[in-house]
Source information: The RNA shown here (c-di-GMP-I riboswitch aptamer) has 90 nucleotides and comes from a Planctomycetota bacterium.
RNA sequence: ACACGAUAAGGGCACACCGGUCGAGAGGCCGGGCCGCAAAGUCACGGGGCCGUCUCGCCGAAAACGCGAGCGGCUGGCUGGGCCGCCGAA
Numbered sequence: 001a002c003a004c005g006a007u008a009a010g011g012g013c014a015c016a017c018c019g020g021u022c023g024a025g026a027g028g029c030c031g032g033g034c035c036g037c038a039a040a041g042u043c044a045c046g047g048g049g050c051c052g053u054c055u056c057g058c059c060g061a062a063a064a065c066g067c068g069a070g071c072g073g074c075u076g077g078c079u080g081g082g083c084c085g086c087c088g089a090a
Stems, first nucleotide, its partner, number of pairs: 004088002012037002017032006035077001041083003045080003048075005054070005
């Protein structure tokens, strides 16, 4: 240095839920909270899931509901992968 991850040490983050706030929505942010996490640090490139102020098609009496595709968006605590990273037992 790389790999690896312990009843080690010092720590870190913060699910659900609650309050506030932004957003059409998924969801984001702040505070509380602490299920868990050795990357639960970071990045939407691949896959998955979710949303629809839109476009097209199908079904239909229907400008309904629903389904599919496109496009746009969200999700890094769904996953693959990239990058950075504390400590040092076996």